RNAcentral holds the full RNA, with entries from ENA. A computed fold for a 349-nucleotide part of an RNA from an uncultured bacterium, annotated as small-subunit ribosomal RNA, central domain.

Context: one part of a larger RNA
């Protein structure tokens, strides 16, 4: 140093985006760093190989070869890696053109429905509950019409549905903005592909400042219910749940299945583009994407997976090495805190 793994058994980092390093398409021509071959020289003996010898043999010793390696010159040799020069277009990319959606960010509005104000009518209950009671109503409650305020979520459409790298993303309309996919020429000519360290975004929930607060509701009171009841059920409620802005940086952050490419029967839906064609409310046919099947091959401890692979292959990254101790300590870094990021060891089975 060579291992063998990572859907469920330990184990793919929440996502992306990248410099450094890994690897990387085709045709010529140079070169000769890597790499081949031969030759010299030299690497302490001993071993192991072989040949000979010594001890009665062996084991064990002495001695003669040789094999392999490393360095270091020489000479070649040029396939394959490298570097260099010059094409090339299959990978990547750019231009037109057309679509396409709940991708983002901003303003701007619309109704339903809850609470509450205010007012009419009314006149004795209402509410809740498995039964009750707190609890709200003659200071007039719930009911019901009528007007007003305000905050938050958008009903049907809606979906095995669309978009986004994830996180997520759902009245309406307008502006800004980022993406895919297609299709038919053209242009650039390997500009690629992964990526330690880095940097961005990342539900809720929490922090922090100034708002705002209709519903909801931690904590917290209060009825019950219990042997209690720090609950579960009822009344009622503050953080928070909204908004700006900073910050936190984690989650069953899941498909528990990293990124890319390429190759291996099939039916059968849904979305999109595009071409064709009289099966036109539509048939054939190539693309993208996103789903069922459970089969052909193959995987797999099964369980399943099976062109969206958990099949056959290559490149790159991460990561796993028994269970507790431990999503711990110390330490170090990041945070206003809460904490979070790396991350042992006694000691036990």
């Nucleotide at each position: 140093c060579u291992g063998g793994g990572c859907g469920u058994a330990a184990a793919g980092c929440g996502u992306c985006u990248g410099c450094a390093g890994g690897u990387g398409u085709u045709c010529a021509g140079g070169u000769a760093g890597g790499u081949u071959a031969u030759u010299a020289g030299u690497u302490u003996a001993a071993g192991c190989c072989u040949c000979c010898a010594g001890c009665u043999u062996a084991a064990c010793u002495g001695g003669g070869g040789a094999a392999a390696a490393g360095c270091u010159a020489a000479u070649a040799a040029a396939a394959c890696c490298g570097c260099u020069u010059g094409g090339a277009u299959a990978g990547a990319g750019u231009u037109u053109g057309u679509u396409u959606g709940g991708g983002g960010g901003a303003g701007c509005u619309g109704g339903a429905a809850u609470u509450c104000u205010c007012g009419g009518u009314g006149g004795a209950g209402g509410g809740g509950u498995g039964a009750a009671a707190u609890c709200c109503a003659u200071a007039g409650a719930u009911a019901u019409c009528g007007a007003g305020a305000g905050g938050a979520a958008c009903a049907c459409c809606g979906u095995a549905c669309g978009c986004g790298a994830a996180g997520g993303c759902g009245g309406g309309c307008u502006c800004c903005u980022a993406g895919a996919a297609c299709a038919c020429a053209a242009c650039u000519g390997a500009c690629a592909c992964u990526c330690a360290g880095a940097g961005a975004c990342g539900a809720a929930a929490g922090u922090a400042u100034g708002g705002g607060u209709a519903g909801c509701c931690a904590a917290c009171g209060g009825g019950a219910u219990u042997a209690g009841a720090g609950a579960c059920c009822c009344c009622g409620g503050u953080a928070g749940u909204c908004c700006a802005u900073a910050c936190c940086g984690u989650a069953a952050a899941u498909g528990u299945u990293c990124c890319u490419u390429g190759c291996u029967a099939g039916c059968u839906g849904g979305u999109u583009u595009g071409a064709u064609u009289u099966u036109u409310u539509a048939g054939u046919c190539a693309g993208g994407c996103u789903g069922g099947c459970g089969u052909a091959a193959g995987c797999u401890a099964a369980c399943g997976c099976g062109u969206u692979a958990a099949g056959c292959a290559a490149g790159g990254c991460g990561c796993c090495u028994g269970g507790g101790g431990a999503u711990u300590a110390c330490g170090a870094c990041c945070g206003c805190a809460a904490g979070g990021u790396u991350a042992a060891a006694a000691c036990u089975c």